[in-house]
RNA sequence: AGUCGAACGGACGGUAAGGCUCCUUCGGGAGUACACGAGUGGCGCACGGGUGCGUAACGCGUAUGCAACCUACCCUUUAGUGGGGGAUAGCCUGAAGAAAUUCAGAUUAAUACCCCAUAUUAUUCAGUCAUUGCAUAUUGAUUGGAUGAAAACUCCGGUGCUAAGGGAUGGGCAUGCGUGACAUUAGCUAGUUGGUGAGGUAAAGGCUCACCAAGGCUACGAUGUCUAGCUGGUCUGAGAGGAUGAUCAGCCACACUGGCACUGAGACACGGGCCAGACUCCUACGGGAGGCAGCAGUAGGGAAUAUUGGACAAUGGGCGAAAGCCUGAUCCAGCCAUGCCGCGUGGAGGAAGACGGUCCUCUGGAUUGUAAACACUUCUUUUCUGAAGGAAUAAACCUGUUCUAUAUGCACAGCUGAAGGUACUUCAGGAAUAAGCACCGGCUAACUCCGUGCCAGCAGCCGCGGUAAUACGGAGGGUGCAAGCGUUGUCCGGAUUUAUUGGGUUUAAAGGGUGCGUAGGCGGAACAUUAAGUCAGUGGUGAAAUCUCUCGGCUCAACCGAGAAACUGCCAUUGAUACUGGAAGUCUUGAGUUUAGAUGAAGUAGGCGGAAUAUGUCAUGUAGCGGUGAAAUGCAUAGAUAUGACAUAGAACACCGAUAGCGAAGGCAGCUUACUAAUCUAUAACUGACGCUGAUGCACGAAAGCGUGGGUAGCAAACAGGAUUAGAUACCCUGGUAGUCCACGCUGUAAACGAUGUUCACUCGUUGUUGGCGAUACAUAGUCAGCGACUAAGCGAAAGUGAUAAGUGAACCACCUGGGGAGUACGAUCGCAAGGUUGAAACUCAAAGGAAUUGACGGGGGCCCGCACAAGCGGAGGAGCAUGUGGUUUAAUUCGAUGAUACGCGAAGAACCUUACCUGGGCUCAAACGUAGAGUGACCAUCUGUGAAAGCAGCUCCCUUCGGGGCAAUCUACGAGGUGCUGCAUGGUUGUCGUCAGCUCGUGCCGUGAGGUGUCGGGUUAAGUCCCAUAACGAGCGCAACCCCUAUUCUUAGUUGCCAUCAGGUAAUGCUGGGGACUCUAAGAAAACUGCCUACGCAAGUAGUGAGGAAGGUGGGGAUGACGUCAAAUCAGCACGGCCCUUACGUCCAGGGCUACACACGUGCUACAAUGGUCGAUACAGAGGGCAGCUACCAUGUGAAUGGAUGCAAAUCUCGAAAAUCGAUCUCAGUUCGGAUCGAAGUCUGCAACUCGACUUCGUGAAGUUGGAUUCGCUAGUAAUCGCAUAUCAGCCAUGAUGCGGUGAAUACGUUCCCGGGCCUUGUACACACCGCCCGUCAAGCCAUGGAAGCUGGGAGUACCUGAAGUUCGUGACCGUAAGG
Repeated sequence: AGUCGAACGGACGGUAAGGCUCCUUCGGGAGUACACGAGUGGCGCACGGGUGCGUAACGCGUAUGCAACCUACCCUUUAGUGGGGGAUAGCCUGAAGAAAUUCAGAUUAAUACCCCAUAUUAUUCAGUCAUUGCAUAUUGAUUGGAUGAAAACUCCGGUGCUAAGGGAUGGGCAUGCGUGACAUUAGCUAGUUGGUGAGGUAAAGGCUCACCAAGGCUACGAUGUCUAGCUGGUCUGAGAGGAUGAUCAGCCACACUGGCACUGAGACACGGGCCAGACUCCUACGGGAGGCAGCAGUAGGGAAUAUUGGACAAUGGGCGAAAGCCUGAUCCAGCCAUGCCGCGUGGAGGAAGACGGUCCUCUGGAUUGUAAACACUUCUUUUCUGAAGGAAUAAACCUGUUCUAUAUGCACAGCUGAAGGUACUUCAGGAAUAAGCACCGGCUAACUCCGUGCCAGCAGCCGCGGUAAUACGGAGGGUGCAAGCGUUGUCCGGAUUUAUUGGGUUUAAAGGGUGCGUAGGCGGAACAUUAAGUCAGUGGUGAAAUCUCUCGGCUCAACCGAGAAACUGCCAUUGAUACUGGAAGUCUUGAGUUUAGAUGAAGUAGGCGGAAUAUGUCAUGUAGCGGUGAAAUGCAUAGAUAUGACAUAGAACACCGAUAGCGAAGGCAGCUUACUAAUCUAUAACUGACGCUGAUGCACGAAAGCGUGGGUAGCAAACAGGAUUAGAUACCCUGGUAGUCCACGCUGUAAACGAUGUUCACUCGUUGUUGGCGAUACAUAGUCAGCGACUAAGCGAAAGUGAUAAGUGAACCACCUGGGGAGUACGAUCGCAAGGUUGAAACUCAAAGGAAUUGACGGGGGCCCGCACAAGCGGAGGAGCAUGUGGUUUAAUUCGAUGAUACGCGAAGAACCUUACCUGGGCUCAAACGUAGAGUGACCAUCUGUGAAAGCAGCUCCCUUCGGGGCAAUCUACGAGGUGCUGCAUGGUUGUCGUCAGCUCGUGCCGUGAGGUGUCGGGUUAAGUCCCAUAACGAGCGCAACCCCUAUUCUUAGUUGCCAUCAGGUAAUGCUGGGGACUCUAAGAAAACUGCCUACGCAAGUAGUGAGGAAGGUGGGGAUGACGUCAAAUCAGCACGGCCCUUACGUCCAGGGCUACACACGUGCUACAAUGGUCGAUACAGAGGGCAGCUACCAUGUGAAUGGAUGCAAAUCUCGAAAAUCGAUCUCAGUUCGGAUCGAAGUCUGCAACUCGACUUCGUGAAGUUGGAUUCGCUAGUAAUCGCAUAUCAGCCAUGAUGCGGUGAAUACGUUCCCGGGCCUUGUACACACCGCCCGUCAAGCCAUGGAAGCUGGGAGUACCUGAAGUUCGUGACCGUAAGG
C1' cells in the first nucleotide's frame, strides 16, 4: 500500500511546451516517441505501524532435539526452454435495479488457462551391496517399471521461465528446567491413557477414525475458581530479597464480537472474503454500506496526557531494467518546567551603620544591614536587542569523462537539504530582559511580636489551642531548596515486623490431651568400590540495548559513540573423591532377645469383709426432736428424738497414708484369687543399626452429657417450702428428681498444667527419700534407675530456671506473628442430640499484654499509738432566750467563709459614721494629697437665704522689721480613682493531716532499668529515742535539748512592796523614825542526770509505794509545726500580673437596709430546783485597766445614777470578787423554783435611742418537772463549779472572745470492737490513686455486616431442540480431449 506499458488488449485525453519525421497555403496540419484512468496479468499486500482483550499455557525465558519438516524473492551448481488449442475480462449492444450491483448477446489479447512431446541427483513401486546410528532407521552405490516441465519480452548485451541439488534467510514441531493466589477447590479424566491399522498434514503425534487393552494425572498439589501478556530490563535494597513489566528491544496474542475457510512460498489475513450478532449510516422499504487497538483530529469518560504541521533531503521498505512512483515507517518542526542536564537573573568597593519596618530593659538601643537607594565610583556582557557572515548532516543512484582485464569494474567531475538563514562566528549597545516556593514545638536546619481564647483552626507521629500559643492567623526576622518549590498517590527501604542470610513458643501470641505408627526427614564404627550430590579446568551459549570501567564526539553536561568487563544462569566435556548418597560384604558401643532376682493404689474379671448411714420389725421410754448467727419450714402423743436387739439395702473403703509408689496421658487405695502388661537391677550369652522423630491415620482419653436395660443407702443440679434481704430467681435451713453406681454403646472436650513436645550427648556442688546391687555389717561410703529441696556457672525482659534446664549442641514434629470482631460467620466434615474439628472477613482501636518498681487502697494479715473505744464525770439533742448560718422575703436585706478544716467565723463592738447594699438628690482633669509655676485676696470659718443634707448664692484675709511671710482657694502641668472580675495567673499570711514521727542527701554496694540498700531485722522508746545485728558508712530537715512561765533553795538589791526586833503615835491602820530578818519584787545562780541501790537484760533500757530530794524518770504549761497534701482559704487587710468602668462599676450627701421571719441547723446562756431559793452576817485572790480616764469620801435618790470633793499618768491613788462559811426562813408545789413576755415609770451615753442601745424600779409571771434516735468534752490542780479583768468601745445588743485566780472530784479491767494515725508484710486490672477502675441493658442518629416474603443479573457443568457460513465425501442428465461449465 501500492507498483510495473521492458507481460497484454487498448478507450479517452494532451496532440499544451519541447524532441524527431513528413506535409505546408508558412497560419499550421498528420504521424511517432512519450505518458496513462479503468481492465487482464506479475510481484507486493503475511513487512512496517497499533493495542494488551484473551492466555497460568511449551504462552514466555533458558538449554537441547527434528534420523519427523517447509522456505517466494537472493547466491551457487546441473539440465532444459519443442509443438498445439480453446476461452475470458475489457470494449460494444441490450436489460433489471433508487442504489450497491447484476444479467444476457456479440467480439478480443497475453509471461492468464489447457493439451501433446522430451527429462534427472524429482516422486513412487520391486530388488541387490556396503556405511553409520540407542531404535524406528539413515547415507552411498546400483538394476528395472511407472508418473510429472516450461513463457515470453528485447535496445540483441541480456532479462525472464521450467526441473533438480546445495547454501543463506525466515518459519513449523517436540522435549528438560524455570515462570501467580486460594486446600473453606481433593479427587480429575471415555479420545480419556496406551497399542495396531488407516486417513490427514510441509511435518511427528488421538491431530482424526475403526478395533483392542484399562489405563493416565494427583498431597513434590491434579481438577476447579480468581487474577495476569512473558522476557531483556526498571525502582529499591549492604546483600539476600521485595515491587514492577511505560518509553527502547525480543517473543506471543488481538484487529467491532463469535465462527469459517479461500488465495498464497507464507494468513485462517488491522486498512481481503463468507456467515451469524450488536451498533452506526443510506434507502424509492424491495435492499444495501461500514469497522482509527495506523497518523493527525472529534465526542465521551476522567485527577490527567499534545498538531486535522513539513519532507521523502537522510535511513529503511514495496514495485520497476531504470528514471521514478508510493511510504503519518522514518527524519524534522509545533505544544507541555513532565523528567534529566547546563546557564543566567550580575561582580567589586562604599557606614550617615540613612529612611522605613520589626523588637526591647524605650532620653536610647538591637536587627533587617554593605543590604538597599545612590541624580556614587568601577568592572563584565553569558543571556538579550540590532546588524553582517553562515554550516556539517551528501554520498550514492543517475549523467558525462578518463583508465582498463573491455565487466553492470575503478577514478574524477557534475546533480540533490525538509529541518534552516537554524546551529555557529563577528561587530555595536547597555545591568540593560529575568525569583519563587515551602518551612521555623520535637523528630528536623531555622524565633520573636500582635490577634484569637478548646473558638477559629493546625496535625506525618507525639500532640497544639480553655487570656501571656516559638505548634492556629498575620507580621518582622531566619532556614532549606531554587526555575522551581510544596501537597497527594504508588513501590522498595528503615521492618531481624515472615527471620535462607536473620526470630520465637514456662508467665508477653505460640507445645498438639496422650501414645502407637504410615509416607517423609535424619541417622553408629572400620575397610574397599562407584562418582549422583559436591569441587576444579575447558568448550558452547547467555541477542542488541541497559548497568560498571576506560577512551572519544556535541564549548561542558545530560545525551551519543567505541572498546573492555559483566550478565552470578543453562548445556556439554575432562578430572578430583574428604563429606553426603548408591550397591556389596564386615563390626558391636545404639536398639533388642534370653537367664536370675525384685517392685508397685498398673489394668481386667470373680469372691469375701467390717465400720458408718438409711429403712423395717420388736422392746424400753416420754415430750419434744431437728436446725441456725437467730429462727422457721420439717418430724412428733396415730408415741418421734434417744437407747437395745434382729433383719434388709446400696455406695464408699477410717487408721496405715507420706514430702511416698505405679501408669503414655486421663488416672489408680478394704482383703483375696486368676489372667495380663510394665519397669528396675545383676550377670554373661545371642541378633547385628534392626534406630530417632513422625504430616495424614489408628487407639486411649477426667467430669458433665446422650441412648438401652438394671440399680438407687447417702449425696444432690432442676424444683418446692422456710429464712435473710430494699429485692434474693443466691449464699443458710428442711425436703427432693435427674444424676452419681453397674453392663453395653456414643460423645472427644478441660487451668487435659510442669501453662515447659519427643529422643540423644555433654556440663560445679550440697542434702533428703523410693526400689535394687555389692562390701563381714543395724555403722558408713559406692553404683544404677526414679521422686524432691537448695545452689555455682550459664541462660532469661524479669520473675526465675539451674544434670528431672528455661544451660551447651544435634534430629524430627506441632504452633505463633498487635488488640477487639472471634474460636464467631459461611462452607466442609464428625455426632442421636448437645456440640466438636477446620476456620475467615467487613468494621473498629492505638493500643492490648508480660515481668518487676514506687505509692495509694483492701469489709487482707501482724505489731503499736491516741479521751479512739472501754471505765467515769459533766454536757448537747426537748424548753425559753442570745448569737451565727441556710432558706424565704425585700428596693436593699453588701461581700466572703460551706464535711472533718464554714456556721458567738472575717466582725477586739452595724442607731449616724462604719458601709462595701438600696432609694433619692448632687459633682466630673472629677474627692483627698504632693511637687512646680502663675496671678489673686479670695477661700475656710462665722452669719444670712434656700435646701432633707451635701450643695448653691451673698458678707468679711492675718501677721509684718513694710523687704516680705503665712494662710487660703482659683488656674496650669504631672501623678486619678474602683471593696469591679480572676485566690484556677501570683506574693505574703493562714487552716488541716499533725507536735503525727516521719522526709531526704553524699559516697559505696546491689539491680539492664524504674529503683533498692541505708530507713530493714531483734529489742526499746513519747519519738527514725537509743542499743545490738547488718553492704553499708556518714550527714541534713524533723524528735529531743537550747528559750519563756511555774514548783525549791541561795546570792545581790530594798521602793511605791514588807514589818520580826527598837522607838514614837492613833479610836484604829507600817501611820511615822527606822530595819533587810520574813513575805514579796526582779536580776543572777544552783538543782534532776535513770546519777545511786535492788531485780531483769549482752546492751539500750525497764520495774520498784526503793533511798535521797521541793521536784523522778519529758516535773507541769507555753512558744516552737519537717518533706509535703487538699489548684484548701483570702485580689474585701495589704501588695501585685492581666482584663474591665471613666458625666461612672469613680465620688459626696440624706433616709433606709445589713436587726426582715411559715421554717431548718450549729454554737451558747438561763433553768427545770432543797448539794437548792430568799434574807442577814462575815472572810480569802490573781491578773489587768485608768487623765476627754479610774475615782476614795460626803450628800440626795428604793435604784440605775446625780451633785459636790480628793488622790492618782499609778507595787504609792483607784476599779473590785463570788462560790465558800455562820445564822434565819421556805418543805416538794409549776412552788418564795424559773425567769421569758408584756405594761408603767425612770437613769445614762450620744447631734440623734422610732425602725434599732444598755441599765434601774414597780407590776406581769410563759415554756420548762432533767430531755428520742444520736452525739460532744475531759485523765489532775484536770473535769465540774464560782466569780474577776481586759481589748474593741461615746454607748452597747458581751450570754461572745482572750486571760486570771477561788473551791475542787470520779475513773482507766483492758485493746475484741468504732474512728484516726505510724511501721512491716501481702493482693491489685488503681496512679485524678477506692469519692479509683469497670460490666451489661436502654433513647435517638449514623457506619459496617447479617437475616428477610420475594425479584433479578452473571459464570460453569451435563442432557436435549433448532441450526448459518464453511470444509470433506458421495451423486449428477448434458457440453468440452482437458481444465472447466